Context: one part of a larger RNA
Molecule: large-subunit ribosomal RNA, domain IV
Organism: soil metagenome
């Protein structure tokens, strides 16, 4: 020097990102005990007091139950010396710094955010406000079900049957969850419009028996058959169309004037959309500007509360807003208490290293 204990004068969080780490607190028996609330909690709330040995005394009393007693006639009950176990209260004494003497053994309080909660999670850097989760809603699905596994058999769903069962989403509880169905997706619907494969074969081309002409070299034309090509026509769903649906994906405006101080604008006008954001919330796990303005804590607060609303860019089941209780979660305070710090310093054990 390092590391693992131990102690520290005076202060006491001045340290730090952060009170990280480490102290304090701690057991049992009494007295007490807020706000808020789901009346269960909150609570061990906070905050206090007591505690050892000895005598009284082999304490009251309580369990158990032998002898024994009483009721009784049963594998029966009621008491109950004795043993054996338990075991306050009180007085009195009495010793030490100190009596849950050593081990063991909770710091609390206040306020806000997030998630209602117990509970899962990244085996080896994240336990969380992430997953789950009772609750809710929506869709499917009539049973050989809907779904899923498999080429199939054949299986699970399920030896169950809509109070089932499977998917999605939300996530206790309490008050609620507005507008829009144009665009996507689902559903529904069949007039009409478009449309495969196929069905059909109008016509059209190859080949060429034979017939024409022939300058004999070849021209034309061209029937069946064969090869091909192919038109009207007929003819599913889907797709256009025609509702319907948002706890379906998803959306949910400008610009100008206007009140007898200013300022604002209940109020008018215009554009433009499917509608133009209700309700509670709001610089907020969202606020850029911004350290927003007011307040409240502080001696001095970019963080923290309560507010104002100008919401760059909350917003109602991608749920809105409270909410007791809970939480090795995350923010600020403040008591208590400390080598975290002023600022160090001493022991003690272990390793390292240097001298000898």
């Nucleotide at each position: 020097c390092u590391c693992u204990g131990g102690c520290u004068a005076a202060g006491g969080a001045a340290c730090u990102c952060g009170g990280c780490a480490a102290u304090c607190u701690a057991g049992c028996c009494c007295c007490g005990u807020a706000a808020c609330u789901u009346c269960g909690g909150g609570a061990g709330a906070a905050g206090g007091g007591g505690c050892g040995c000895c005598c009284c005394a082999u304490u009251a009393g309580c369990g158990u139950g032998u002898a024994g007693a009483c009721c009784c006639u049963g594998c029966g009950g009621u008491c109950g010396a004795a043993g054996c176990g338990c075991g306050a209260a009180g007085g009195g004494g009495u010793c030490g710094c100190a009596g849950u003497g050593a081990c063991c053994a909770g710091g609390c309080u206040c306020a806000a955010g997030c998630g209602a909660c117990u509970g899962u999670u990244u085996a080896c850097u994240a336990a969380a406000a992430a997953c789950a989760c009772a609750g809710g809603u929506g869709c499917a699905u009539g049973c050989g079900a809907a779904g899923g596994c498999g080429c199939a058999a054949g299986c699970c769903g399920c030896u169950g049957u809509a109070u089932a069962u499977g998917c999605a989403c939300u996530g206790a509880c309490g008050c609620c969850u507005g507008c829009c169905c144009g665009g996507u997706g689902c559903c529904g619907g069949a007039a009409g419009g478009u449309u495969a494969a196929g069905a059909g074969g109008a016509g059209g081309g190859g080949u060429u028996a034979g017939c024409u002409c022939u300058u004999c070299g070849g021209a034309g034309c061209g029937a069946a058959g064969c090869c091909u090509u192919g038109a009207a026509u007929c003819u599913a769903a889907g797709c256009c169309c025609c509702g319907g649906u948002a706890a379906a994906c998803g959306g949910c405006g400008g610009c100008g004037g206007u009140a007898a101080c200013u300022a604002u604008a209940a109020c008018c006008g215009u554009c433009c959309u499917a509608a133009g954001g209700u309700a509670g919330c709001g610089a907020a796990a969202u606020u850029c500007c911004u350290u927003g303005u007011c307040a409240g804590g502080u001696a001095a607060g970019u963080u923290c509360u309560g507010a104002c609303c100008u919401g760059c860019a909350c917003g109602a089941a991608u749920g809105g807003c409270g909410u007791a209780a809970c939480g090795a979660c995350u923010u600020g305070a403040g008591c208590g208490c400390u080598g975290u710090c002023u600022c160090g310093g001493c022991c003690a054990g272990a390793g390292g290293u240097c001298c000898g």